[in-house]
Context: one part of a larger RNA
């Protein structure tokens, strides 16, 4: 590592079902007499559900029923019951609070009144009706129903009319049904006779961008049936109602008071054949009530046959065997396995309360009532109606549906409406403008029954406390979760452990042992077998071998393995194993699966694994086929009858067919005539012939204004079942972003409103004022004072600039650090409140409106739509594509054609190929002196009219460029051709191939495809680039395996059923690796190469004294080429230039001489010379040398990123070229066995050389799952399921064996399906790897020692030391939370470790108020009633009323100390105060009380300053204390205390005097004064202070006592500083002027009464609700014990300091920023 096995884990499978679902039947409203629905209670112990309601798991009575009962629910304790409980049926009583909610109010289940009272209780809302008494309404209900409003997605392949659709939704109303309804209706010259519903008419008439679509009626068949009443005419109170009295069972009647009614109660009358009025005739009923009586029906309920017979198995019998019995009962369920006879029931039968129904009987009421007829100069018969113009909506309604708006507007019986355009005439029919009306019909909250429905991921979302838990502010969303056993017999006792647990033991048929039936898989362990440090692996398949397994299910003594022969089958020999399974090795082979694609191992997408679920269904209609029935006919629909059912019968409405043509009017078909001819039949040996159904052609006919034409005619349909297909429906499944409707949200955020709060400290120094100086003045200057400012600096607070820092699976779904902006203002902020989705709000960014915003969220229309993506489930057999053409708002899609498949018809030809004949063609090529159009060079000629230049006076001439013509010369063309192949093609002849085993053709059903790609070749585009683009032809891949090419869709070979043996192809033969280290001749030395070509990394220009070959020159024994030796000179240093220039910087010239030869010098060199070489010459040497052209191989040129590729090793051939011979090599070919398919045959059987690759797709046949009917079987002596194994079949699959399991299951056949899974980023559950990983460290902080407890201590407790915060991390509150508070016990979980601890778990306890809040008042605002408004519901407005603030608006009254484990301004002690009531006293004769009016107060901004105080702090003294005793010094600690009562001044104001101007007084500042300053006096008047309170308080020290406790002493002064706190007043500012009410007080007027009020003393009374705890680095909001957020300061000491900054410390807290 693989396999098996034993377990764990998990919950599939099987079995079960108190649940669901569908259908059928029944039944169908509740409520002010308080509903539906809820909240809270209720039990001995009680959290949930059920029941019930303070009479509370229940009470009373009647009936039934019988032995137990106290619900689910088992326990403990107790109780009820034969005096009949519990239980079942019926009728009553009680029935808290909310809710229409109704005395008033409210933030729902709470608060709070008034009246009456027999003291128990009752009543009190609004609106409407009624004189009144009294009555009615409201609100709820699943769907159904009527009415009023009324979308959009969608379809139209776009979209606007149209459609979706009058649908969804909203509003409103009613009922068990609703609505409709008794013709001013239809019809058509015949007639019908209210409405509704079903079938049909009919996918018709009609509507319609005449598109998509939409769509009646008459009539007919059925279900069910039912008709009545007013107004009017005439009459004229003849009428009716409440209450009271009386009779009665009631109906009803009599009497009385009152009322209604002449704007008419009652009678009559209701129709088209009228009625009234007038006259005549005629008849006896209609309606209502039910006490007693009879009958029926009817609740709980009662009766109801026959085995607990024998034996066997078993824990148990209902099983097996045997023997009986019942049956109007063999439906079902239960009982220890399957029961007619055990129980319950079943068939059948009985009984009754309330109620209901019927009968009989009795009673009551009613009119001269009903029917018929006659008479006519009488009367009556529904008005802004009928009708109509215009506009809009609606309808199938078209000019002719219905409605609304607006305008016009009748008739009146001699009348009016309708009859699908109008008008007229006629005919037919009906009588509007008033009302009521059952049934047939719809639906299902509720009850009952049933099922070819589901069986726990199914079926309802829910088989369990389910609309629960949970999520969300809210609307709303919304789960999971069934099973011990027959019976709890639910494991006593013992051992062990701190405990949990474990062991042993017992119960039970079985541990099935508690989320417990069965108990699969993933996954995790232990054991066993094989194997292992080899190895190269998409882990496969085949063959062989080693080791191991091997009870059975397989073969095998009718002969296995092995061996021999044979290609094989097989034969012989042999004498007991073989096959099989596990694993390992070797050999060959071999890149997942699905999808999308031209093409996928792809580094394209999806898939961690397992289990279960998961997608072409159903309906009506259309069309085609198969099968079946009947057949010129076929079939019924609704409905009805029968039946237990299957089903049978009736039903003739209607449909299809039987005749067509035509727009219509309208007209209206075969001679079976002729010919051809297949199959069949007959003749024939054959060839062939005859006849010839069906078939074809002709003819004939019908019809059509089209007539040489179109359609039709010599009869086949129809119904059913099954199958295929398209359209409609969600329509194979999953998937949008979106659109519309109705609701929910301003606890986040934006803005407004109301009411509150906050802002350390420092700086600057505006106006104004004063003084000084100057000036005539205006005014200026200086110094002070003063304290302005969208002023400055800077904490709290608000914000969020930069680091583009940290973090970025975070501390955090926006944080941290440092830095930064504002910080008296357009500032920040709490609470309350308002604005809502095409809307708000917005100093405006499309910002914000609950982590959501270029249109929120939630639910619905809704399964929106998706030409787009993904997925779409068992097997075998036959055939088998297209990626093209046309059209298309078409290019990712469709429709038609082509192409594929299946079926049918006909009946003889068809065709890819080869050769020939005969036509057609204009390409390749070629040519242009043949057109056309380009085009090189020149010559000659020409040019009165081309350009330029020149000469001349001009004519004119000359030159040049250009034009034209001829000639010579050089070139071109896809849209040039005087020519012109190969090649293609028509017809035809001969071969060839296919075809009667049916080709070709035609008809019909079903498709798929309409993205193509590669190679070769012909063109084009591009760059004669592309694995490029567009095309023709061929082949291939697609959809094709096998062999070769290293590997590799298309290249080469080759087209695959299956099993064997052989032979070859391409390609190969040194090893890997089967086959030649083969042969002959060359070349290469570069590892060149070892590559058929290709897209695969390939090479060029240019080079090579590399080498081989060919050819052609030149030199060469008169000595070449190379090498070596020697020479390489002279005029001269040529001239010029130059500082110099000598062969050699530069310029000019480049001569001459000597020579064998030697340049006025080719190179190096020097400053210039010099020097060294070269050219050139000679010698030595000795035979080839040298140059060029062409060819083969080779070399250079030659560069890519980790080291790398001839396939590798390697090779000097095993490379290259040429030739030759063998061999290997495939699913090809050959041969043999087998299978299938097609065909032939009646069959047996046969034939196939020419059949069996296959995607999309078509066709055919099967396997399995679940259920129904029928038949037959299995099973406790062991079913299903599960696990492992053997065998069979081409396969889906089947079968057998052994275990487990413990009650059901199968086979055949028919029918019917929610019928087959690996995939959908599928759904649900489980479980892996990642991983013992990340994290539990990172922010400015910290712990250590000793001791204790405990089974166990870094973490709990105690002590000591150390450390941290200290405008907080201390203390007190609000919101919010809701018991977290305290105590005891506990540690399974929670706590990022631990835990003895805890904000955890269990139990118990805890919140005490006249004075603190609520309560009361009003604010912004909200709500209600009435009015107004709206289609309605909402909403706006008006009047009136009510509500609306718990810190912190206004607002009677309490402080100090003590006390508890946990509360205190609440308890206790002490001392106070307020309201109300009572009693008394005092006071004054003032005046009280009520109503109205009026005034004051309550009562208010910001900034700044004066004055007076206090808290707090500091300093000093004194006293006390600081652990052995004493003394001294220093140092530390303490030395405190309220409300209340009394007491008084300041500022300011009032008042009496007083009297002032070149003035006086005064302030911090401004200022004040004859409207009276200064000055003098009186009064009112604050916080404070002081006194009492106050000592038995508190504190400190000491003493006594065992303790509770008791006793003693002390607690005293002075000074400094000083608030942001308290009081007081002043000033400034404003385009800003800074709440209301309750309450309190005063005055006036009126009324009443003779008391009250006021003060004071005493007494009584002060209900209800909140009160615990946290208030945050763990109790709140952020999913968390979360570095975030959250209001008030409310309080905050010392040192330093301006400071609430910073740093250090105190009190206090913490070391758990776990």
């Nucleotide at each position: 590592c693989c396999a098996c096995u034993u377990g764990g884990g998990g919950a599939a499978u099987g079995g079960c079902u108190c649940g669901g679902u569908u259908c059928g039947g029944g039944c169908g409203c509740c409520g002010a007499a308080g509903a539906a629905g809820g909240u809270c209670g209720u039990g001995c112990c009680a959290a949930g559900c059920u029941g019930c309601g303070a009479u509370a798991u229940g009470c009373a009575c009647c009936g039934g029923g019988u032995a137990a009962g106290c619900g689910c629910a088992a326990g403990g304790a107790g109780c009820u019951u034969u005096u009949g409980a519990u239980c079942c049926g019926g009728u009553g009583a009680u029935u808290a609070c909310c809710g229409a909610a109704u005395g008033g109010g409210a933030c729902u289940u709470c608060c709070u009144g008034c009246u009456c009272u027999u003291c128990g209780g009752a009543g009190c809302a609004a609106u409407c009706c009624g004189u009144g008494a009294g009555g009615a309404u409201a609100g709820g209900g699943a769907a159904c129903c009527g009415g009023g409003g009324g979308a959009a997605u969608u379809g139209a392949a776009g979209c606007a009319u149209c459609u979706u659709a009058g649908u969804a939704c909203c509003c409103u109303g009613a009922g068990g049904a609703a609505a409709a309804g008794a013709a001013a209706u239809c019809a058509a010259c015949c007639g019908a006779g209210a409405u509704g519903c079903c079938g049909u008419u009919a996918a018709u008439a009609a509507a319609g961008g005449c598109g998509a679509u939409c769509g009646a009626a008459c009539g007919c068949g059925g279900c069910g049936u039912a008709g009545g009443g007013c107004a009017a005419a005439c009459u004229g109170a003849a009428u009716c109602c409440u209450c009271c009295c009386g009779a009665g069972a009631a109906a009803u009647c009599g009497g009385g008071c009152g009322g209604a009614g002449a704007u008419g109660u009652g009678g009559u009358g209701u129709u088209g054949c009228a009625g009234a009025c007038u006259c005549c005739u005629c008849u006896a009923c209609a309606u209502c009530u039910u006490a007693a009586c009879u009958c029926g029906u009817c609740a709980a309920u009662c009766c109801g046959a026959a085995a607990u017979c024998g034996c066997c198995u078993g824990g148990a019998a209902u099983g097996g065997c045997g023997u009986g019995c019942c049956a109007c009962a063999g439906a079902g369920g239960g009982u220890g396995a399957c029961a007619g006879c055990c129980c319950u029931g079943u068939a059948g039968g009985g009984a009754u309360a309330c109620g209901c129904g019927a009968g009989a009987a009795a009673g009551a009421u009613g009119a001269u009532u009903c029917u018929g007829g006659a008479u006519g100069u009488u009367c009556u018969a529904g008005a802004g109606u009928a009708u109509u113009g215009c506009g809009c909506c609606u309808u199938g309604g078209a000019u002719c549906u219905g409605g609304c708006g607006u305008g016009a507007g009748a008739a009146g019986c001699u009348g009016g409406g309708a009859g699908c355009c109008a008008u007229u005439u006629g005919c037919u029919u009906c009588c509007a403008a008033c009302c009521c009306u059952a049934a047939a019909u719809a639906c299902g909250a509720c009850c009952c029954g049933a099922g070819a429905c589901c069986g726990a991921u199914a079926g309802u979302g829910c088989a369990g406390u389910a609309g629960u838990a949970g999520c969300g502010u809210g609307a709303g969303c919304g789960a999971a979760a069934g099973c011990u056993g027959a019976a709890a017999a639910g494991c006593a006792c013992c051992c062990u452990u701190a405990a949990c647990g474990g062991g042993a033991g017992g119960u039970g048929c079985a541990a099935a042992g508690a989320g417990c039936c069965u108990g699969a898989a993933a996954c995790c362990a232990g054991g066993u077998g094989g194997u292992g440090a080899c190895a190269u692996c998409a882990u496969u398949a085949u063959g062989c071998a080693g080791c191991g397994u091997g009870c059975a299910a397989g073969g095998g003594a009718c002969g296995a393995a092995g061996c021999u022969c044979g290609a094989a089958a097989g034969a012989g020999u042999g004498g007991a194993c073989c096959g099989a399974c596990g694993u390992u090795g070797c050999a060959u082979u071999a890149u997942c699966c699905g999808u999308u694609u031209c093409g996928a191992a792809u580094a394209a997408c999806g898939g961690g694994c397992c289990a279960g679920g998961g997608a072409g269904u159903u309906c009506g209609g259309a069309u085609c086929g198969a099968u079946g029935g009947c057949g010129a006919g076929g079939u019924u629909a609704a409905u009805c009858g029968g039946g237990a059912a299957a089903c049978c019968g009736a039903g003739c409405a209607a449909c299809c067919g039987u005749a067509g043509g035509g727009a219509a009017a309208c007209c209206g078909a075969c001679a079976a005539g002729u010919c051809c001819g297949c199959a069949g039949c007959c003749c024939g040996c054959a060839a062939g012939g005859g006849u010839c159904a069906g078939g074809g052609a002709c003819g004939a006919g019908g019809u059509g204004g089209g007539c040489u034409c179109g359609c039709c005619u010599g009869u086949a349909g129809u119904c059913a079942u099954c199958g295929g297909u398209g359209a409609g429906a969600g329509a194979c499944c999953c998937g949008a972003a979106g659109c519309c409707a109705g609701u929910u949200g301003a606890u986040c955020u934006a803005g407004g409103c109301g009411u509150g709060g906050a802002u350390a400290g420092g700086u600057u120094g505006a106006a104004g004022c004063c003084c000084a100086g100057g000036g005539a003045a205006a005014c200026c200057u200086g110094g002070g004072u003063g304290g302005a400012g969208g002023a400055c600096c800077g904490a709290a607070c608000c914000c969020g600039u930069g680091u583009u820092g940290a973090g970025g699976u975070g501390c955090a779904a926006a944080u941290c650090a440092c830095u930064g902006g504002g910080a008296u203002g357009a500032u920040c902020u709490g609470c309350g409140u308002c604005u809502a989705g095409g809307g708000g709000u917005g100093a405006a960014a499309g910002g914000c409106c609950a982590a959501u915003c270029u249109a929120a969220a939630c639910u619905g229309g809704a399964u929106a739509u998706a030409g787009c993506u993904g997925g779409u489930c068992c097997c075998c057999c036959c055939c088998g594509a297209a990626a093209c053409u046309a059209c298309u708002c078409g290019c990712a899609g469709g429709u038609a054609g082509a192409u594929c498949u299946c079926g049918g018809a006909c009946g003889a030809g068809g065709c890819a190929g080869a050769c020939g004949a005969u036509g057609g063609g204009g390409u390749a090529g070629a040519g242009c002196g043949a057109c056309c159009g380009a085009u090189c060079a020149g010559a000659c000629a020409u040019u009165u009219a081309g350009g330029g230049g020149g000469a001349g006076a001009a004519a004119u001439c000359c030159c040049u460029c250009g034009g034209u013509g001829u000639c010579u010369u050089g070139u071109c063309a896809a849209a040039c051709u005087c020519c012109g192949a190969a090649c293609c093609u028509g017809u035809u002849g001969u071969c060839g191939c296919c075809g009667u085993a049916g080709a070709c053709u035609c008809c019909g059903g079903g498709a798929g495809u309409g993205a193509g790609c590669g190679u070769a070749u012909g063109a084009g585009g591009g760059g004669u680039a592309a694995g490029c683009c567009c095309u023709g032809u061929a082949c291939g891949c697609a959809a094709a395996a096998g062999g070769g090419g290293a590997a590799c869709a298309a290249c080469c070979c080759a087209g695959c059923c299956u099993c064997a043996a052989g032979u070859u192809a391409a390609g190969g033969u040194c090893c890997c690796u089967a086959a030649a280290u083969g042969c002959u001749g060359a070349c290469u030395a570069a590892g060149u190469g070892u590559u058929a070509a290709a897209g695969g990394g390939u090479a060029a220009a240019a080079g090579g004294a590399g080498u081989c070959c060919u050819c052609a020159g030149u030199c060469u024994a008169a000595g070449a080429c190379a090498a070596c030796u020697g020479g390489g000179a002279u005029g001269u240093g040529g001239g010029c230039u130059u500082a110099g220039a000598a062969g050699c910087a530069g310029c000019c010239a480049c001569c001459a001489u000597u020579c064998a030869a030697a340049g006025a010098u080719a190179g190096c060199g020097u400053a210039a010379c010099a020097g060294c070489u070269c050219a050139c010459c000679a010698g030595u040497c000795a035979a080839g040398a040298u140059u060029g052209u062409g060819g083969g191989c080779c070399c250079u040129g030659a560069a890519a990123a980790u080291g790398g590729a001839c396939g590798g090793g390697g090779c000097u051939a095993a490379g290259u070229c040429a030739g030759c011979u063998a061999c290997c090599g495939a699913u090809a070919c050959u041969u043999g066995g087998g299978a299938g398919u097609a065909c032939c045959g009646g069959a047996a059987g046969g034939u196939a050389a020419u059949c069996u690759g296959g995607u999309a797709g078509g066709g055919g046949g099967g396997c399995g799952u679940c259920g129904u009917g029928u038949g037959c079987g299995g099973g406790c002596g062991g079913a299903a399921g599960u696990u492992c194994g053997g065998c069979c079949g081409u396969g889906a699959g089947g079968u057998c064996g052994a275990a487990u399991g413990g009650a059901c299951c199968g086979c055949a056949u028919u029918c019917g399906a929610a019928u087959g899974a690996g995939g959908a980023u599928c759904c649900u559950g489980g479980u892996g790897g990642g991983a013992g990983u990340a994290g539990c460290a990172g922010c400015a902080a910290a712990g250590a020692g000793c001791g204790g407890u405990g089974a166990g201590a870094a973490u709990c407790c105690g002590c000591u030391c150390g450390g941290c915060c200290g405008u907080a991390g201390g203390g007190g509150c609000a919101a919010g939370g809701g018991u977290u508070c305290c105590u005891c016990g506990a540690c399974a979980a929670u706590g990022u470790u631990c835990g003895u601890c805890a904000g955890u778990c269990g139990a118990g306890g805890g919140u005490u108020a006249g004075u603190c809040g609520a309560u009361c008042c009003u604010a912004a605002g909200a709500c209600g009633u009435u009015c107004c408004u709206u289609a309605a519901c909402c909403g706006a407005g008006a009047a009136c009323g009510u509500c609306g603030a718990a810190a912190g608006g206004g607002u009677a009254a309490g402080c100090a100390g003590g006390u508890u484990a946990a509360u205190a301004u609440u308890c206790c002690u002490g001392c106070a105060c307020c309201g109300u009531c009572g009693c008394g006293a005092u006071c004054u004769c003032u005046g009280c009380g009520c109503a109205c009016a009026u005034c004051c107060u309550g009562a208010c901004g910001c900034a700044u300053c004066u004055g007076g105080g206090u808290a707090a702090g500091c300093u000093g003294a004194a006293c006390a204390g600081g652990a052995g005793c004493g003394c001294c010094a220093a140092u530390c600690u303490g030395u405190u205390c309220a409300a209340g009562u009394g007491u008084a001044u300041a500022a300011g104001c009032c008042u009496g005097g007083g009297a002032a101007g070149a003035a006086c007084c005064g302030u911090a500042a401004u200022g004040g004064u004859g409207a009276g300053a200064a000055c003098c006096g009186g009064g009112c008047g604050a916080a404070a202070g002081c006194a009492c309170g106050a000592g038995u308080a508190g504190g400190a020290g000491g003493g006594c006592g065992a303790a509770g406790g008791c006793c003693c002493u002390c607690u005293u002064c002075a000074g400094c500083c000083u608030a942001u706190c308290c009081c007081u007043g002043g000033u400034g500012c404003c385009c800003g002027u800074g709440a209301a009410a309750a309450g309190g007080g005063g005055u006036g007027u009126g009324c009443u009464a003779a008391a009250c009020a006021a003060u004071u003393g005493c007494g009584a009374u002060g209900u209800u609700c909140g009160u615990a705890c946290c208030a945050a680095g763990a109790a709140c909001c952020g999913a968390c014990a979360c570095a975030g957020g959250u209001g008030c300061c409310c309080c905050u000491g010392g040192a330093u300091g301006a400071g609430a900054a910073g740093u250090c410390c105190a009190a206090g807290g913490c070391c758990u920023g776990u």